[in-house]
Background: The RNA shown here (c-di-GMP-I riboswitch aptamer) has 79 nucleotides and comes from an uncultured Methylococcaceae bacterium. Of the family's consensus pairs, 95% are formed in the model.
RNA sequence: GGAGGAUAAAGCCAAACUUAUUGUGAGAUAGGGGCGGAAAGCUACAGGGCUUUUGUUAAAAGUUGGCUGGGUUGCUUAA
Numbered sequence: 001g002g003a004g005g006a007u008a009a010a011g012c013c014a015a016a017c018u019u020a021u022u023g024u025g026a027g028a029u030a031g032g033g034g035c036g037g038a039a040a041g042c043u044a045c046a047g048g049g050c051u052u053u054u055g056u057u058a059a060a061a062g063u064u065g066g067c068u069g070g071g072u073u074g075c076u077u078a079a
Base pairs, nucleotide, nucleotide: 004077005076012037013036017032018031019030020029021028022027035066041072042071043070045069046068047067048064049063050062051061052060053059054058
């Protein structure tokens, strides 16, 4: 330095629900809250889910990173 990840340490994030705002909607943002997470940091590239429009096949746009994979950045240090 790299890999790995535990009855380690310092910490980090924040599900459902709820309040406010916003959006046609899926949803998003902020506060509370804490189910959980070793990247539950970032990224919509691929697949999947969801929403809107057209609507005959099907297509377009949006959303979901806490659905899966990929890319990329980071803390710690036992076997």